[in-house]
RNA sequence: UGAGCUGGCCGGGCGGCCGCGGCCCCCUUCGGGGAGUCGAGGAAGGUCCGGGCUCCGCAGGGCAAGGUGGUGGGCAACACCCACCCGGGGCAACCCGCGGGAAAGUGCCACAGAGAACAGACCGCCCCUCUCACGAGGGGUAAGGGUGAAACGGUGGUGUAAGAGACCACCAGCGUUCCGGGUGACCGGAACGGCUCGGUAAACCCCACCUGGAGCAAGAUCGAGAAGCCGCACCCUCCGGGGUGCGGUGCGCACACGAUCGAGGGCUGCCCGCCCGAGUGUGCGGGUGGAUCGCACGAGGCGGCCGGCAACGGUCGUCCCAGAUGGAUGGUCGCCAGCCGACCGGUCGCGAGGCCGGUCGGGGAACAGAACCCGGCCUAUGAGCCAGCUCAUCCG
Numbered sequence: 001u002g003a004g005c006u007g008g009c010c011g012g013g014c015g016g017c018c019g020c021g022g023c024c025c026c027c028u029u030c031g032g033g034g035a036g037u038c039g040a041g042g043a044a045g046g047u048c049c050g051g052g053c054u055c056c057g058c059a060g061g062g063c064a065a066g067g068u069g070g071u072g073g074g075c076a077a078c079a080c081c082c083a084c085c086c087g088g089g090g091c092a093a094c095c096c097g098c099g100g101g102a103a104a105g106u107g108c109c110a111c112a113g114a115g116a117a118c119a120g121a122c123c124g125c126c127c128c129u130c131u132c133a134c135g136a137g138g139g140g141u142a143a144g145g146g147u148g149a150a151a152c153g154g155u156g157g158u159g160u161a162a163g164a165g166a167c168c169a170c171c172a173g174c175g176u177u178c179c180g181g182g183u184g185a186c187c188g189g190a191a192c193g194g195c196u197c198g199g200u201a202a203a204c205c206c207c208a209c210c211u212g213g214a215g216c217a218a219g220a221u222c223g224a225g226a227a228g229c230c231g232c233a234c235c236c237u238c239c240g241g242g243g244u245g246c247g248g249u250g251c252g253c254a255c256a257c258g259a260u261c262g263a264g265g266g267c268u269g270c271c272c273g274c275c276c277g278a279g280u281g282u283g284c285g286g287g288u289g290g291a292u293c294g295c296a297c298g299a300g301g302c303g304g305c306c307g308g309c310a311a312c313g314g315u316c317g318u319c320c321c322a323g324a325u326g327g328a329u330g331g332u333c334g335c336c337a338g339c340c341g342a343c344c345g346g347u348c349g350c351g352a353g354g355c356c357g358g359u360c361g362g363g364g365a366a367c368a369g370a371a372c373c374c375g376g377c378c379u380a381u382g383a384g385c386c387a388g389c390u391c392a393u394c395c396g
Base pairs, nucleotide, nucleotide: 001392002391003390004389005388006387007386008385009384012336013335014334015333016332017331018330020039021038022037023036025034026033027032041367045378046377048376049375050374051373052372053215054214055213056212060272061271062270063269065211066210067209068208069207070084071083072082073081074080085099086097087096088095089094100206101205105204106203107200108199109198122145123144124141125140126139127138128137129136130135153171154170155169156168157167158166172196173195174193175192176191177190178189179188180187181186219293220292221291222290228249229248230247231246232245233244234243235242236241251285252284253283254282255281256280257279264276265275266274267273300319301318302317303316304315305314306313307312339362340361341360342359343358344357345356346355347354348353
C1' cells in the first nucleotide's frame, strides 16, 4: 500500500420565518392570547420469544397438546447473552451449526443402477454340463468394472477353482472395562471383543426438563341511561284500574328448551369425577359508547471504583428524561461541518510512503416514526468515522 476479519461509534450543526402536543404561570370580552420549560429511535418497526402489571381460574385423578435440547455460567425470565466442548469451512484473522437418542421399534431414501439395508450377480472372474466351434444353461464369487449423495471398513499377506474378516499383521472406527486430566461437555492412554452396525428424528417415536387462560379495547372509579319490571308512599276511581314521587333492577319483543324425569353453567384443551343451578339459548330491534385513573421513578440513564476471562454482579456519586387518543415532536430558506476529487505548500522517514495546512470544485442525509412498560431476537438503513487483528505485496 492492497485485500480481508472482528468489535464499536455517528444517525448532523447554527440562524431566520411559519407551525404542533404535555406541564406550569400571567392576561382575558371565556372564543382565546402571551411567557417559560420538556417533547421519538437505533431500530420507536415485525409482533417472533421472555417477563412485569391486570383480570379470570386454582378439590382430585387420567389422557392429550405445546415448547426447550452439547457443557458450565449469567439473567426477573427466555428460544437471549458469555465462556468452553464437539463437528464443518477458511492459508489466516475468524466464521457457521434447529448440536439429546438412528446400537429400542416403525416408516421413508428421488434419479441412475442388477441391487438402497436380516443386501445385491449387470459386466467381469472361476468351476461343471452341453456344443466341432461361436456360444447356451447351472452353480460359486462382492477381489476388479459400471451406477449413485450413499454399494455393508482400508492396505498387505495366508488361503482358494476363483474369492471373501474365512484367517493373520498393521491402520481406522465402534463397543465394553480400566487408568489419568477436567466442575462438566469432553480430552489423552491401555486392555479386550472381528463388533464393522448407511442416512433421515425440521417423519412417527423414545428420553430429560418446562408450560393455567386472556390481555391496557387488561382492569378500576365516576357520570349518563329511553321503554319496561319490582317495592314503598300519596292522590284519583265507574273498584277493572290509573297517575305522581322516591328507591331498586338494567333493556325490549318473538320463538325454542327448562325444577329433581332438571335446561343450562363452572372446574379456561378433553374425559372421568365433583359442584352450582332457575333460568338459558337463538333471532330481531334499541340505549350508552363520556371523563378520570391505570400512565410514565424504572429489572431506569450516565460516570467512577471493586470482583469476574466474559456475559454480568456489587457499591458510590449524579440526573429526571415524550405521554398524544384522529393521535403532537414538523415544514421551508440561508450558511457550514464531516466526506470525495484536483492542485499547491510545509513536515517526518534511509526508503516504500505517511501526517498537517491551504485554494478551487463536487456533494451535502437513509430507514423510519412512541401508544401500558421492560429484556432479547429478526428485519430495514445514507455518507462516513474509530480501534484491534490476519494475509499478500513493496521498501529498508